[in-house]
c-di-GMP-I riboswitch aptamer from Bacillus suaedaesalsae, 85 nucleotides, folded computationally. Taxonomically the source falls in Bacillus (Bacteria, Bacillati, Caryophanales, Bacillaceae).
């Protein structure tokens, strides 16, 4: 430096729901709270998958696609403790 998480060590993150509060929404914060994670760390100008109020294209509507916006605990990028079955 690469792999690999079987058995240690010191930690660590926090899902569902609940309460606040933001949002049009999807989510997101911040306390409770722990399903579970070896990256459940960090990144949205790669993929998918959610919302779609307002614009903007087509449509008689109803929608559809774009612009937005969100999802990293969906894949993927990258960094990184510890130990070596």
């Nucleotide at each position: 430096u690469a792999g690999u998480g079987a058995a240690a060590a010191a930690g660590g993150c926090a899902a569902a729901u609940c309460a606040u509060a933001g949002g049009a929404a999807a989510c997101u914060a911040u306390g409770a709270g722990a399903c579970g994670c070896a990256a459940a760390g960090c990144c949205a100008a790669g993929g998918g998958c959610c919302u779609g109020a307002c614009c903007c294209a087509u449509g008689a509507a109803a929608a559809u696609g774009g612009a937005a916006g969100g999802u990293a605990g969906c894949c993927g990028g990258u960094u990184a403790c510890c130990a070596c079955a």
The sequence was found by an Rfam model in a public genome assembly.